[in-house]
RNA sequence: CGGGGCGUGGCUCAGCCUGGUAGAGCGUCAGCUUUGGGAGCUGGAUGUCGUGAGUUCAAAUCUCACCGCCCCGA
Numbered sequence: 001c002g003g004g005g006c007g008u009g010g011c012u013c014a015g016c017c018u019g020g021u022a023g024a025g026c027g028u029c030a031g032c033u034u035u036g037g038g039a040g041c042u043g044g045a046u047g048u049c050g051u052g053a054g055u056u057c058a059a060a061u062c063u064c065a066c067c068g069c070c071c072c073g074a
Base pairs, nucleotide, nucleotide: 001073002072003071004070005069006068007067010026011025012024013023020057028044029043030042031041032040050066051065052064053063054062
C1' cells in the first nucleotide's frame, strides 16, 4: 500500500442478505423458598446498535467516509 472479517446491555452473541416495536444466554438487583448458602421460581433494571454523513415515510439493517481490533497478500 491492496483485499477481507469483526464492532449490538457488564460478558458472549443472534438479528443485517429480504429496512418496519432492539432480543437471547450468562451476569446483576428485588421478592418467594431455605437455619444460612446453593439450586429453583417470579419480577425489574441495564443499549444514543463504533463515529459522522447520505438515501428513505421509516435505518442496527442500504450507500459513503472515518476510527479501533484481527487475518491475508505485497
This is a predicted structure of a 74-nucleotide RNA (transfer RNA) from a Kiritimatiellia bacterium. Its mean pLDDT, the model's own confidence on a scale to 100, is 81. RNAcentral holds the sequence, with entries from ENA.